[in-house]
RNA sequence: CGAGCCCGCCGGACGGUCGCGGUCGAUCGCUGUUGCGAUCGGUCGAGGAAAGUCCGGACUCCGCAGGGCAGGGUGCUGGAUAACGUCCAGGCGGGGCAACCCGACGGAAAGUGCAGCAGAGAGCAGACCGCCGAUGACACCUGGUUUCACGACCGGGUGGACAGGCAAGGGUGAAACGGUGGUGUAAGAGACCACCAGCGUCACGGGUAAUCGUGGCGGCUCGGCAAACCCCACCCGGAGCAAGGCCAAGCAGGGACGACGACGGCCCGUCGAUCAAGUCCCGGGUAGGCCGCGUGAGCGUGACGGCAACGGCACGCCCAGAUGGAUGGCCGUCGCCUGCCGAUUCGGCAGGUCACAGAAUCCGGCUUACAGGCGGGCUCGCGAG
RNA sequence: GGCCCCGUCGUCCAGAGGCCUAGGACGCUGCGCUCUCAAGGCUGAGACGCCGGUUCGAAUCCGGUCGGGGCUG
Numbered sequence: 001c002g003a004g005c006c007c008g009c010c011g012g013a014c015g016g017u018c019g020c021g022g023u024c025g026a027u028c029g030c031u032g033u034u035g036c037g038a039u040c041g042g043u044c045g046a047g048g049a050a051a052g053u054c055c056g057g058a059c060u061c062c063g064c065a066g067g068g069c070a071g072g073g074u075g076c077u078g079g080a081u082a083a084c085g086u087c088c089a090g091g092c093g094g095g096g097c098a099a100c101c102c103g104a105c106g107g108a109a110a111g112u113g114c115a116g117c118a119g120a121g122a123g124c125a126g127a128c129c130g131c132c133g134a135u136g137a138c139a140c141c142u143g144g145u146u147u148c149a150c151g152a153c154c155g156g157g158u159g160g161a162c163a164g165g166c167a168a169g170g171g172u173g174a175a176a177c178g179g180u181g182g183u184g185u186a187a188g189a190g191a192c193c194a195c196c197a198g199c200g201u202c203a204c205g206g207g208u209a210a211u212c213g214u215g216g217c218g219g220c221u222c223g224g225c226a227a228a229c230c231c232c233a234c235c236c237g238g239a240g241c242a243a244g245g246c247c248a249a250g251c252a253g254g255g256a257c258g259a260c261g262a263c264g265g266c267c268c269g270u271c272g273a274u275c276a277a278g279u280c281c282c283g284g285g286u287a288g289g290c291c292g293c294g295u296g297a298g299c300g301u302g303a304c305g306g307c308a309a310c311g312g313c314a315c316g317c318c319c320a321g322a323u324g325g326a327u328g329g330c331c332g333u334c335g336c337c338u339g340c341c342g343a344u345u346c347g348g349c350a351g352g353u354c355a356c357a358g359a360a361u362c363c364g365g366c367u368u369a370c371a372g373g374c375g376g377g378c379u380c381g382c383g384a385g
Numbered sequence: 386g387g388c389c390c391c392g393u394c395g396u397c398c399a400g401a402g403g404c405c406u407a408g409g410a411c412g413c414u415g416c417g418c419u420c421u422c423a424a425g426g427c428u429g430a431g432a433c434g435c436c437g438g439u440u441c442g443a444a445u446c447c448g449g450u451c452g453g454g455g456c457u458g
Base pairs, nucleotide, nucleotide: 001381002380003379004378005377006376007375008374009373010372012334013333014332015331016330017329018328020045021044022043023042024041025040026039027038028037029036030035047356051367052366054365055364056363057362058361059240060239061238062237071236072235073234074233075232076090077089078088079087080086091105092103093102094101095100106231107230111229112228113225114224128170129169130166131165132164135163136162138159139158140157141156142155143154144153145152146151178196179195180194181193182192183191197221199218200217201216202215203214204213205212206211244291245290246289247288253282254281255280256279257278260272261271262270263269298317299316300315301314302313304311305310335353336352337351338350339349340348341347342346386457387456388455389454390453391452392451395411396410397409398408403441413429415427416426434450435449436448437447438446
């Protein structure tokens, strides 16, 4: 210098001005104190994902003696944690020259099942091409014994490949029951032998463990799929802040008092009620209001324990809370990007104010989206000293 | 806001690991019939929302994502 890997972080900054929401204070108004409204001032006001709602918890209500079945989830080992399908460290497998990355990674010699097409054969398999044909049968040639001859008997050789043998090679398939070399044979084959790979098992050693290393023995190889049923181990009660709680108009209901009530007082009169007006009380509870609702598994800094995730300690900080739902608009300077011009760094002009996106009970994760940029560590290659 | 369900030709459905080159009805194209149109006949085109994974093999099983629908004061 080029190519790449990992970790952490930012994701416009500052100022002015006009607005919006919360909260605190002051003043004023409303019949009303702790209520409501207005004005002024102080202060605070989105995110790394606030998103998808995919997991896990807190919280609340309902259910629940204990145990089991059903159903669902998780799945190498150890640790972290409130918990997790998350995180950290390690093991094993795979990828990469490497830094490093990825893995739904228990069990297929518990059982049931699945494997289309092709192919001879697809689950303790099979013989299409092929190889052989030692042995038996057949055909041909030939030797010997016997016979006058035909023939019979005893052999030898050759041939095709009938019986039959084989699974090395070809071929099919995603997958065909170890690999290489040798012995052996008619041809062959773990049939046998040596080495290697793999499986099981035993012993020793390292490690908490997963598992690794070494040595011995065994039968010679015992396949794949559990994101098929299933088996094993562990976990899980249900619903969700529109959970749930408090206050409580009006209407309806219940109870007590009660014979009259309204037309300003009295009388007359009229109307209503006497089929219960009126007054008071009661429980549940609608509209509506309030709480839940933000001091929390909180954030920052420092040192400590731990490889790390993380934990406890000290000090400091308070950091959105709406309920038709606030967090915005404009201007200036700087920064960034794009285009043009001059051009050695650089300068000038014009344009864009930027990506993904926006809280709604809260928290820990995962996943997905994302213009551009910063810091740290590491690997490989090339060149120079 | 919270909780669920579903995506297959233009429309409505079937399919539930291989027999799928995905089937049916209506609709559409062309041919033929008819004097012409319709109906009936023959023929053809046309889809698994998208991206990964498991498996020899995925519309089907699993994960993510996108879209649509329902319930709830």